[in-house]
RNA sequence: UUCUUAUCCAGAGAGGCAGAGGGACUGGCCCGUUGACGCCCGGCAACCAUCAAGCAUCCGCUUGAUAAGGUGCUAAUUCCUGCAGGAGAUGCUCCUGAAAGAUAAGAA
Numbered sequence: 001u002u003c004u005u006a007u008c009c010a011g012a013g014a015g016g017c018a019g020a021g022g023g024a025c026u027g028g029c030c031c032g033u034u035g036a037c038g039c040c041c042g043g044c045a046a047c048c049a050u051c052a053a054g055c056a057u058c059c060g061c062u063u064g065a066u067a068a069g070g071u072g073c074u075a076a077u078u079c080c081u082g083c084a085g086g087a088g089a090u091g092c093u094c095c096u097g098a099a100a101g102a103u104a105a106g107a108a
Stems, first nucleotide, its partner, number of pairs: 001108008013041001015040003021031003025082001027080002042074003047070002049066007078100001083097006
């Protein structure tokens, strides 16, 4: 980098450092010198993990618990949107599914 599977309306600091852009991309709309983004600490969660119970001939599956370890996350639903379909209304609102993206685990 690519592929597969799963998840993405919950949750998370009046702390320290630092100093200009940031929210992937498009169009919006926001955040930011009253200090954003990032880093550290703290925290959240429970994908991997560990333990227990049940099921299964085996590989394993389900449920529950834990948080020491590997990741992840810590403004706004993935902030909304893009493509297709639909409902109401009349250029606006809503619903569904894709696409794109993010993360985990596995594979090449």

SAM riboswitch aptamer (S box leader) from Halobacillus dabanensis, 108 nucleotides, folded computationally. Lineage of the source: Bacteria > Bacillota > Bacilli > Caryophanales > Halobacillus. Its mean pLDDT, the model's own confidence on a scale to 100, is 84.